[in-house]
Molecule: SAM riboswitch aptamer (S box leader)
Organism: Ignavibacteriaceae bacterium
RNA sequence: UUCUUAUCGAGAACGGCGUAGGGAACAGGCCCGUUGAUGCCGUAGCAGCCGGUUCGGAUUUUUCCGGAUGUCGGGUGCUAAAUCCUGCCUUCCACAUCUGUGGUGGGAAAGAUGAGAU
Repeated sequence: UUCUUAUCGAGAACGGCGUAGGGAACAGGCCCGUUGAUGCCGUAGCAGCCGGUUCGGAUUUUUCCGGAUGUCGGGUGCUAAAUCCUGCCUUCCACAUCUGUGGUGGGAAAGAUGAGAU
């Protein structure tokens, strides 16, 4: 980098540097930001996945399956807002009538994170 797969309405902020935009990309909306955001660094914190521990079961006897556990924080990750919301397809409801508007649910796409492969 690409592919596969699981999850995505939970959780968690202070300090320093620094300066004008930022919330992945494009558009619309909404919001954050000179009371200094975004970003970077430090510290602190959070607990999703992996791992660890433990219990039970199976087994080809060293692997598999299931439960519990953060009073295990080791790996990765994360610490405004649902992945901030919508965009494509579609169910239902209301209104409108030149095919639209608003609401509701499902799916897809895109993205993020973990694990595995490459």